RNA sequence: GUUUGGCGGCGUGACUGGCGCGACGGAGAGAACUCCGGGGAAGCGUCGCUAAAUCUACCGAUCUUCUUUCGUGCUGCCGCUCGCCUGGGCAUACGAA
Numbered sequence: 001g002u003u004u005g006g007c008g009g010c011g012u013g014a015c016u017g018g019c020g021c022g023a024c025g026g027a028g029a030g031a032a033c034u035c036c037g038g039g040g041a042a043g044c045g046u047c048g049c050u051a052a053a054u055c056u057a058c059c060g061a062u063c064u065u066c067u068u069u070c071g072u073g074c075u076g077c078c079g080c081u082c083g084c085c086u087g088g089g090c091a092u093a094c095g096a097a
Stems, first nucleotide, its partner, number of pairs: 001054012015040002017085004024037005038080001068097006075091004
């Protein structure tokens, strides 16, 4: 110096639904949605601390990695106590372009 892990700060932030109960509220719609207000939030970026591994003359070759889109997964995580549901996002593995 690089990579990975842990903790913390700052910034950003998808998703935040329906019904039942006194335990998000209001207006509108009616098949699980729209808008506004309050609250939450994985992940992403960056900085700092810390642990481990590795590199630190030159040249060449090989291999690998990274980015975008799509698909698949009884893999995990996220959205107001709980239950029954509906749908989505993120991460991750594999595949295709």